This is a predicted structure of a 73-nucleotide RNA (transfer RNA) from a Bacilli bacterium.
């Protein structure tokens, strides 16, 4: 140089025919406790790596590009 795979919430990941963005763990409130922990039950957090395009409609399909990561050279 080239080829292949991954980026989705603070972390770990899921999203399987293109329609609803979620799960556990954190965090924060309130309930239980004399208090702390445990439990319960509620919240808050997202430009889906950036960008353009198809399409009524994109996390999910197409191009480009960035980070890693791996394979040949």
């Nucleotide at each position: 140089g080239g080829g292949u795979c991954u980026g989705u919430a603070g972390c770990u990941c899921a999203g399987u025919u293109g329609g609803g963005a979620g799960a556990g763990c954190a965090u924060c409130u309130g309930a239980u406790u004399u208090g702390c922990a445990u439990u319960c039950a509620g919240a808050g957090g997202g430009u889906c790596g950036a960008g353009a395009g198809u399409u009524c409609g994109a996390g999910u399909c197409u191009c480009u590009u960035c980070a890693g990561a791996u394979c040949c050279a």
About this RNA:
It matches the Rfam family "tRNA". Rfam links the family to the GO term triplet codon-amino acid adaptor activity. It is annotated as a transfer RNA. NCBI's taxonomy places the organism under Bacteria, Bacillati, Bacillota, Bacilli. Its mean pLDDT, the model's own confidence on a scale to 100, is 82.